[in-house]
Context: one part of a larger RNA
């Protein structure tokens, strides 16, 4: 000199744009953050309609719909960075060792039965969380059978490769499918090829410190048999052999989430990894599966702990590193907002529903940009202050006064775009009566902070008197201090101005 997720003094007008717990991965009161479908089902808790009524209620309808079976979503979107020196990243291969819901093409079915079980009813335990029993129903829920390209195994055969080998044909056997709904088009289910998306696995190569860490390891290193997995594999298992890594730094110890990228640099480097973006890891701590295409699951289960509640002491309940917000910690970090209008996600045929994802709004000069705080005239160089050599000089065109403007703040009148879309049609915008236009009135509401010995631009005067005090290096004060305090004056920057810390 640049930079900042800054924080600390004094100041403090007005926009736009971005940003905000770096510390305690402490512990959380409260609320919301994931639900949806009646075009899968049985049905009607409540609400509307019609109907009957004894004005208590009763019956119906499906306009709608509580709860309940299914189905799909919840594995994404949001948070955090404890842990990880690792194939986690990042790059570039590879999978002849792999899966893939919805979605795209495409080929072919979509057949015949069956039984149950929650909702309701009836009744019981329990203070709660919750649960047991009988009765009965239903489905795109569950089961069985038909049929079938294809799987699987064997046999024969033909063609390639990149070691294992991979792909076609043909035959024999073995066990496999399916669902309906809307009635108006349509939409679904099953099997299979083929994409697309995503996922898993494996290999080169790259990126911290420490030797005051010199040896380390027994499922270790490698084979066989077998299990396991979508899948390769010591990944698990008998078994055999006794190998395998290491000064090119293994081991062990200490820090770190990595990266795209910020910051500085002329570059080479150094530093860093807030915000945005990609990838990994977590969810009170430690294990654990289970259901799914997908999870070893932030707002699912289970155990165990530690810590909170609640309890009738038998037994429960819970998980903010989601948005807010509250205590604590700290030098320090925001609203217990507003709407789904827009993007964008879940469901649904769709009206729509959910969405603290997002899109706005509050708070903060955190920060980066832009704009105001008046313009032009105007010397008896006024008045006060400061200085003096008492003559003046300086504050100073500075002020008044005079002539102008009206941005930006005020106020009144008007007022979007963002609406593509949805909906028969009416209508439909959180922002927002915002931005923006016009008018109105008056110089009116808008200036500080640091410095002035030298480096470093900017001096004089009183007070102080090695005191009190300043300092970043040198260094200033001990009685004329351009270094200290203050005043006048003067430099810098400016709605900011210094001052700490950090990093080049």
């Nucleotide at each position: 000199g640049g930079a900042c997720g800054a924080a600390c003094g004094c100041u403090g007008g007005c926009g736009g744009c971005g940003u905000g717990c770096u510390u305690a991965a402490c512990a959380c009161a409260u609320g919301c953050a994931a639900g949806u479908c009646g075009a899968g089902c049985g049905g009607a808790a409540a609400g509307g309609c019609c109907c009957c009524u004894u004005u208590g209620g009763g019956g119906g309808u499906a306009c709608u719909c509580g709860a309940g079976c299914g189905g799909c979503g919840a594995a994404c979107g949001g948070g955090u960075g404890a842990g990880u020196a690792u194939c986690a990243c990042g790059u570039g291969a590879g999978u002849a060792a792999u899966c893939u819901g919805c979605c795209c093409u495409u080929c072919a079915c979509u057949u015949c039965g069956g039984g149950a079980u929650a909702g309701c009813c009836u009744u019981g335990g329990g203070a709660a969380a919750c649960u047991g029993a009988g009765a009965u129903u239903a489905a795109u829920a569950c089961c069985g059978g038909a049929u079938a390209u294809g799987a699987c195994a064997c046999c024969a055969u033909u063609c390639c490769g990149c070691a294992u080998g991979g792909g076609g044909u043909g035959g024999u056997g073995u066990g496999g499918a399916a669902a309906g709904a809307u009635u108006u088009u349509u939409u679904g289910g099953u099997g299979g090829g083929g994409g697309a998306u995503g996922u898993g696995c494996u290999c080169g190569c790259g990126g911290c410190c420490u030797a005051u860490c010199a040896g380390c390891u027994u499922g270790u290193u490698g084979g066989u048999g077998g299990g396991g997995u979508a899948a390769u594999g010591g990944c698990c298992u008998a078994c055999c052999a006794a190998g395998g890594c290491u000064u090119c730094g293994a081991c062990g110890g200490g820090u770190a989430g990595c990266c795209g990228g910020c910051c500085u640099g002329a570059g080479a480097g150094g530093g860093u990894g807030a915000c945005c973006g990609g990838c990994c890891a977590c969810a009170c701590u430690g294990g654990g599966a289970c259901u799914g295409a997908g999870a070893c699951a932030c707002g699912g289960c289970c155990c165990a702990g530690a810590c909170u509640c609640c309890u009738a002491c038998g037994g429960g309940a819970g998980g903010c590193a989601g948005c807010a917000g509250u205590g604590g910690g700290g030098a320090a970090u925001a609203u217990u907002g507003g709407a789904c209008a827009a993007u964008g996600g879940g469901c649904g045929g769709a009206a729509g529903c959910c969405u603290g994802a997002u899109c706005c709004a509050g708070c903060a000069a955190c920060g980066c940009c832009g704009c105001g705080u008046g313009a032009g005239g105007g010397a008896u160089g006024a008045c006060g202050g400061c200085c003096u050599u008492c003559g003046g000089g300086u504050u100073g065109u500075a002020a008044a006064c005079c002539u102008c403007u009206u941005u930006c703040a005020c106020c009144u009148c008007g007022g979007a775009c963002g609406a593509a879309g949805c909906g028969c049609a009416a209508g439909u915008g959180a922002c927002g009566g915002u931005a923006c236009g016009a008018g109105g009135g008056g110089a009116a509401g808008a200036a500080g902070c640091a410095c002035c010995g030298g480096c470093c631009a900017a001096c004089u005067a009183c007070g102080u008197g090695c005191c009190a005090g300043c300092a970043g290096c040198c260094g200033c004060g001990g009685u004329a201090a351009u270094a200290c305090g203050u005043a006048g004056g003067g430099u810098g920057c400016g709605a900011g101005c210094g001052u700490u810390g950090u990093c080049c």
Small-subunit ribosomal RNA, 5' domain from an uncultured bacterium, 504 nucleotides, folded computationally. Its Rfam family is "Bacterial small subunit ribosomal RNA". Model confidence (mean pLDDT): 85 of 100.